Bacterial RNase P class A from Singulisphaera sp. GP187, 366 nucleotides, folded computationally. It matches the Rfam family "Bacterial RNase P class A". By type it is a ribozyme. From the family's description: Ribonuclease P (RNase P) is a ubiquitous endoribonuclease, found in archaea, bacteria and eukarya as well as chloroplasts and mitochondria.
RNA sequence: CCUGGUCCCCGGGCGACCGCCGGCAGCUUCGCGCUGCGGGAGGAAAGUCCGGGCUCCCAAGGGCAAGGUGGUGGGUAACGCCCACCGUCCGCAAGGACAGGGAAAGUGCCACAGAGAAUAGACCGCCGGACGGCUGGCGACAGCGACGGCAAGGGUGAAACGGCGAGGUAAGAGCUCACCGCGGUUCGCAGGAGCGAGCCGGCACGGCAAACCCCACCUGGAGGAAGACCGAAUAGGAGGAUCGCGCUGCCCGCGCCGAGAUCCUCGGGUAGGUCGUUGGCGGGCGUCCGCGAGGACGCUCCUAGAGAAAUGGUCGCCGCUGCCUUCGGGCAGACAGCAGAACCCGGCUUACGGGGACCAGGCACU
Numbered sequence: 001c002c003u004g005g006u007c008c009c010c011g012g013g014c015g016a017c018c019g020c021c022g023g024c025a026g027c028u029u030c031g032c033g034c035u036g037c038g039g040g041a042g043g044a045a046a047g048u049c050c051g052g053g054c055u056c057c058c059a060a061g062g063g064c065a066a067g068g069u070g071g072u073g074g075g076u077a078a079c080g081c082c083c084a085c086c087g088u089c090c091g092c093a094a095g096g097a098c099a100g101g102g103a104a105a106g107u108g109c110c111a112c113a114g115a116g117a118a119u120a121g122a123c124c125g126c127c128g129g130a131c132g133g134c135u136g137g138c139g140a141c142a143g144c145g146a147c148g149g150c151a152a153g154g155g156u157g158a159a160a161c162g163g164c165g166a167g168g169u170a171a172g173a174g175c176u177c178a179c180c181g182c183g184g185u186u187c188g189c190a191g192g193a194g195c196g197a198g199c200c201g202g203c204a205c206g207g208c209a210a211a212c213c214c215c216a217c218c219u220g221g222a223g224g225a226a227g228a229c230c231g232a233a234u235a236g237g238a239g240g241a242u243c244g245c246g247c248u249g250c251c252c253g254c255g256c257c258g259a260g261a262u263c264c265u266c267g268g269g270u271a272g273g274u275c276g277u278u279g280g281c282g283g284g285c286g287u288c289c290g291c292g293a294g295g296a297c298g299c300u301c302c303u304a305g306a307g308a309a310a311u312g313g314u315c316g317c318c319g320c321u322g323c324c325u326u327c328g329g330g331c332a333g334a335c336a337g338c339a340g341a342a343c344c345c346g347g348c349u350u351a352c353g354g355g356g357a358c359c360a361g362g363c364a365c366u
Stems, first nucleotide, its partner, number of pairs: 001362010012318007020040002023037005042338001046349002049347005054223004061252004066219005071085005086100001087098004101214002106212002108208003123154002125150004133144004162180002165177003181203001182201008227275004237266007244256004282301008320333005
């Protein structure tokens, strides 16, 4: 210097003028009035994918169905999230990915190609075969065939019933042997998933569960237009159905109700106001514990709350970015890109601009 990888930070600051929203205090002619002082859209506010808080069903349960997660050990309010580790795979490496329990409980699938796709199989082939077959030959013999043996070589395929090497064989085959793999067993290490070593055994019939399924663990439902309260108005309307209604996707069980409840049709009135609505499993700094995720303690701060939806405009300085430079500086740019709260948090995923740190590999120089 180039390429790659991991992690982190910022995403403007200060001031002035004008404008908008809300809070606090004062004044008030009580009028959405006036004055002063603070505050005002994100790292993802996005997706609505998970987990909660909160509200209602509702007072409280059990089972089934359905759904979710899936190595081990931790973190957390919890999670499908995060951390560390184990294993397999990718990468030269730094690092990264994993829908990571079970195929001997059962069912099912592996198209096409291929001889044959799970207790399979002979297409090209290899060996035996003149024996009592055929052809050629004087003969020795050669070729073909019936018949027998083989699955080691080649081919097909995503995958071929252990791999590689040696011996052995008519040719071959775990047929035998060493190593690897696989199964069993013993010991050691680790908190554990697992790792390592020894011994025994020629040894089963592969893969797919992100196929149905089995195992372990977890789970009520709906949602802020949830819901709660106040006020007002109409017609203290009309007709009909059922014997129940709710928890509920189903069953048990429980609660409410007894002429009350629920439902349907027609008709009429209102659609106003307040709360929910932001002080929280909250933010910042420091010390300590922990490999880490995080935790404990102390100090400190209050940082949008709208209701058709405010958080804006202009100017100056600083900072930032790009270009130029006589290295004094000059010029240009921009709420730089992705993008705007709507009950609030913890995560994940997706979109994107600028900067920094560390690590790996390569090249060059010294």